[in-house]
RNA sequence: GCGUGCUAACGGCAAACCCGUCGAAAGGCGGGGACGCAAAGCCUCCGGUCGUCGGAACAGAUGUUCAACGAUAGCGGGGUUGCCACG
Numbered sequence: 001g002c003g004u005g006c007u008a009a010c011g012g013c014a015a016a017c018c019c020g021u022c023g024a025a026a027g028g029c030g031g032g033g034a035c036g037c038a039a040a041g042c043c044u045c046c047g048g049u050c051g052u053c054g055g056a057a058c059a060g061a062u063g064u065u066c067a068a069c070g071a072u073a074g075c076g077g078g079g080u081u082g083c084c085a086c087g
Stems, first nucleotide, its partner, number of pairs: 002087004012037002017032006035074001041080003045077003048072005055066004
């Protein structure tokens, strides 16, 4: 440096849920809490999924569709960085 992650070892992260808080919402942040995770570290480039305050069109007027914007990195792909062990 490359490959692998069965076995360890030091550790790491933190689902659901609860409390507080931000947001129209999806959801985010902080604390508690652990379902799990060998990148469940980081990044929206591609696809998926979720949201719709506001915009456009349709409408049987509670809604549907479109664009746009936002969310999800713990939905995949991709990029990038890293601990240890073995080869």
A computed fold for an 87-nucleotide RNA from a Pseudomonadota bacterium, annotated as c-di-GMP-I riboswitch aptamer. Of the family's consensus pairs, 95% are formed in the model. Its mean pLDDT, the model's own confidence on a scale to 100, is 83. Its Rfam family is "c-di-GMP-I riboswitch aptamer". Rfam links the family to the GO term cyclic-di-GMP binding.